[in-house]
RNA sequence: CUGCGCGUAGGUGGGGAGGUAGCGGCACCCUGUAUCCGAAAUCCGCUAUACGGAGCUGAACGCCUUUCUCGGCGUGAGCUAUGGAAGGUUGCGCGACGUAAGGAACGUUGAUAACAAGGUCUUAUGCAACGCAAUGCUGUGAACCGUGUCAGGACGGGAACGUAGCAGCACUAAGCAGAUUUUUGCGUGUGCCAUGAGGUAGCUUUGAAGGAGUCACCUGCGCCGUUUCCACUUCGGUAGUUGACGACAAAAAAGGAUCGCGCAG
Numbered sequence: 001c002u003g004c005g006c007g008u009a010g011g012u013g014g015g016g017a018g019g020u021a022g023c024g025g026c027a028c029c030c031u032g033u034a035u036c037c038g039a040a041a042u043c044c045g046c047u048a049u050a051c052g053g054a055g056c057u058g059a060a061c062g063c064c065u066u067u068c069u070c071g072g073c074g075u076g077a078g079c080u081a082u083g084g085a086a087g088g089u090u091g092c093g094c095g096a097c098g099u100a101a102g103g104a105a106c107g108u109u110g111a112u113a114a115c116a117a118g119g120u121c122u123u124a125u126g127c128a129a130c131g132c133a134a135u136g137c138u139g140u141g142a143a144c145c146g147u148g149u150c151a152g153g154a155c156g157g158g159a160a161c162g163u164a165g166c167a168g169c170a171c172u173a174a175g176c177a178g179a180u181u182u183u184u185g186c187g188u189g190u191g192c193c194a195u196g197a198g199g200u201a202g203c204u205u206u207g208a209a210g211g212a213g214u215c216a217c218c219u220g221c222g223c224c225g226u227u228u229c230c231a232c233u234u235c236g237g238u239a240g241u242u243g244a245c246g247a248c249a250a251a252a253a254a255g256g257a258u259c260g261c262g263c264a265g
Stems, first nucleotide, its partner, number of pairs: 001265006010057003013031004021047005035054004063256005069250001071248001073246003077242006084235004089231001091230001093226003097222003101219003105214002115207006121198006127191002129188006137178004146171004154163003
């Protein structure tokens, strides 16, 4: 130096998240091929870190460092789309107040402001109307218990005549009906008719004076509010995409460290 054997060291996956005082494991996720059995999430074992037992491999295909490729993970950022929450923020909409630039309307057939006298308003007294009641008028209206006249008949009388009196007729009482032309009484959101008192803020009429604006309907302007429909602002999601950073699994490459024992050549 090479070959063969042994199997003492070593190896027989790694990472993430979670849990834990911390570490590792079953369980979950990613990677990928890296044996089997026992127990193990209200957990199991341990203290510088897995436990108990087997199989395989074995001084390198194991270990360390670096590079590269690929597969995922985490963090931040940009862009796009989509939806959630909050904020009246003078965006939009709506409203109130003010202004008076424009429009509209009114105005020299006379505006605003102001004067005088009235009406409207309140009240008192009357009047009228209306309603009710009574009265008056007309009509009707008493078998008998109203009046007048009383046929017939009855009674008295010698007679003449007289007496009472039914029916009828007339006039009336009580009552009933009618008309609205009488008179009286009572009443009223009836009327403004009369007289007086009150009132002068609003509306309106007239008279005298005066001489150009009035209004705020629309637009505009200012200010104050209201509304989360839309816009805006803020916060925080979901999905896609772009790129950056970080630690990684596996493959590949380079370098480095450690390199047990036995036999043979």
The RNA shown here (Bacterial large signal recognition particle RNA) has 265 nucleotides. Its Rfam family is "Bacterial large signal recognition particle RNA". About the family: The signal recognition particle (SRP) is a universally conserved ribonucleoprotein involved in the co-translational targeting of proteins to membranes.